[in-house]
């Protein structure tokens, strides 16, 4: 210098004028002053939580999710480190990566056969015919019968471990060598796993098919939920025993349980069981307040850890609007295109709040590393 | 804002338990019929990259993920 890999970051700046919104202070109530005011994704709503309600939120079944190992975390399907597989010369990238020897199911067409099967072929035996007049043997033929064989042909996405040698009637892990898988043993490792030895054990694929194993999971969502106001003013309907026992000042009070009701579906279990009860319908309002923004918060330094992350100390306050504020104009500088005049400047905008993932994104900066070429 | 559902021919829908040539009705086209048009009858006539992209699988409309478009509910 060329080509590439991984990671981090920015994504206009300054000033003036005019506005919008929130908070604080002042006020002569008109306003004034000071401070804050979109993002790395605020997005998709795909995961996980906080918070709130379901009276309390339990066990089992069903259902859903996750899936190599270890760690991090409030939690996670996230992140970090490692293992294995695969791609790349490499830096590195990618991987829904438990189990197919628990069972069930499926494997179209083709093919003999898709998991227990012989179509052609090969081989053996018997029978028949022929070589040869007879017999045995031998040889040949048979679209005759019985059997062996998965080596070869052909089919298919996939064909019964692969290659070679031996052996065999022909074949076949039948035997042997090497390779692959599986099992057992030993060693290393916290583990996934790796290395070595032994054993012919060689049992097709699909679990993003049912399923098995391990672990996790209540439901709904800030339009949650609460208060106030308005309103036929407190309307209509449905459901639950006018049960038992005890006490009683005879008004009631307490306890228990059947039916029933509640606890995401079912069962158990628990609670309620005539109450300011639960549910449904109707009417009214379409308003105000709380929830609401200080939080698993941000920045810096130090320490632990390979890292994700954790701990300590110090500093800081950083949008809370409600149909939705965060804007407009001008000047200068900076970036890109263009000789110039001039033009352009991405994706996109909070709506209860966090941690992630995914998707979109003009242009630019920084760090580490790999391969090649050249020079020293 | 939050939570669900759907996308297959011009239209309305089947198919979703993975292997079908992806079907049905209406519509379109051709023929018969009629003087002509319509109604009616016949057709082994046409028309589909199953919303898009990627993955699993031998094989995807169907299973899984991401995206796009549309619809519904909740004070």
């Nucleotide at each position: 210098c060329c080509a590439g890999c991984g990671g981090g970051c920015c994504g206009g700046g300054u000033g003036g004028c005019c506005g919008c919104u929130c908070c604080g202070c002042c006020u002569u109530c008109g306003g004034g002053c000071g401070g804050g005011g979109a993002g790395g994704a605020a997005a998709g709503u795909c995961c996980g939580a906080a918070c709130u309600c379901c009276a309390g939120a339990g066990g089992g079944c069903a259902g859903g999710g996750u899936g190599c190992c270890g760690g991090c975390u409030a939690a996670c399907g996230g992140c970090c480190g490692g293992g294995c597989g695969u791609c790349g010369c490499g830096a590195g990238g990618c991987g829904a990566c438990g189990g197919a020897a628990a069972g069930u199911g499926c494997c179209a067409c083709a093919g003999a056969a898709a998991c227990a099967u012989a179509c052609c072929g090969c081989c053996c035996g018997c029978c028949g015919c022929g070589g040869c007049g007879c017999a045995u043997a031998c040889c040949g033929c048979g679209g005759g019968c019985g059997g062996g064989u998965a080596a070869g042909g052909g089919u298919g996405a996939a064909a019964u471990g692969g290659u070679g040698c031996g052996g065999u009637a022909a074949g076949g892990g039948c035997g042997c060598a090497c390779c692959g898988g599986c099992g057992c043993c030993g060693c290393g490792g916290a583990g996934a796993c790796g290395c070595g030895g032994c054993g012919g054990c060689c049992g097709g694929g699909c679990a993003a098919a049912c399923c098995c194993c391990a672990c996790c999971c209540g439901g709904a969502g800030c339009a949650a939920g609460g208060c106030u106001a308005c309103a036929u003013a407190g309307g209509g309907g449905a459901c639950c025993a006018u049960c038992u026992c005890g006490c009683u000042u005879c008004g009631g009070c307490g306890a228990g349980u059947a039916a029933g009701g509640a606890c995401g579906g079912c069962c158990c279990g628990u609670c309620c069981g005539a109450g300011c009860g639960u549910c449904c319908c109707g009417g009214g309002u379409c308003a105000g307040c709380c929830g609401c923004u200080c939080g698993a918060g941000c920045c810096g330094c130090c320490g632990g850890g390979c890292a994700a992350c954790c701990g300590g100390c110090g500093g800081c306050c950083c949008a809370g609007a409600u149909a939705g504020a965060u804007g407009g104009c001008c000047a200068c500088c900076g970036c890109c295109c263009g000789c110039a005049a001039g033009g352009g400047g991405a994706c996109a905008g909070a709506a209860u709040u966090c941690g992630g993932c995914u998707u979109a994104c003009a242009g630019g900066c920084c760090c580490g590393c790999u391969g090649g070429c050249a020079a020293u | 804002g939050c939570c669900c559902c759907c996308a297959u021919a011009g239209c309305u829908c089947a198919g979703a338990u993975g292997a079908a040539u992806a079907g049905a009705g209406c519509g379109g086209c051709c023929c018969c019929g009629u003087u002509g048009c319509g109604a009616g009858g016949g057709g082994a006539c046409a028309g589909g990259c199953c919303g898009u992209c990627g993955g699993u699988u031998u094989a995807a409309a169907u299973c899984c993920g991401a995206c796009u478009g549309g619809g519904g509910g909740c004070a």
Two RNAs folded together computationally: RNase P RNA and transfer RNA, 451 nucleotides in total. Rfam match: Bacterial RNase P class A. It is annotated as a ribozyme. Its mean pLDDT, the model's own confidence on a scale to 100, is 76.